[in-house]
A computed fold for a 71-nucleotide RNA from a Candidatus Zambryskiibacteriota bacterium, annotated as transfer RNA. It matches the Rfam family "tRNA". Rfam classes the family as a transfer RNA. The sequence was found in a public genome assembly. Taxonomically the source falls in Candidatus Zambryskiibacteriota (Bacteria, Bacteria candidate phyla).

RNA sequence: GCGGGUAUAGUUUAGUGGCAGGACGCGACCUUCCCAAGGUUGAGACGCGAGUUCGAUUCUCGCUACCCGCA
Numbered sequence: 001g002c003g004g005g006u007a008u009a010g011u012u013u014a015g016u017g018g019c020a021g022g023a024c025g026c027g028a029c030c031u032u033c034c035c036a037a038g039g040u041u042g043a044g045a046c047g048c049g050a051g052u053u054c055g056a057u058u059c060u061c062g063c064u065a066c067c068c069g070c071a
Base pairs, nucleotide, nucleotide: 001070002069003068004067005066006065007064010024011023012022013021018054026042027041028040029039030038047063048062049061050060051059
């Protein structure tokens, strides 16, 4: 340099053109003499920019980062 893939919460991982879910973690409360474990509840995310669309996390293009292959 060329080709391909991936980007979702603090971490990890689903998901679909129509309100974004789980697990761990975090806050509050309950339980306990304390810790741990457990229960209830709450906050927290679609890499960035454009396009298509009534509507984009999803489709298209570009950029960025990372991974794989070729040279």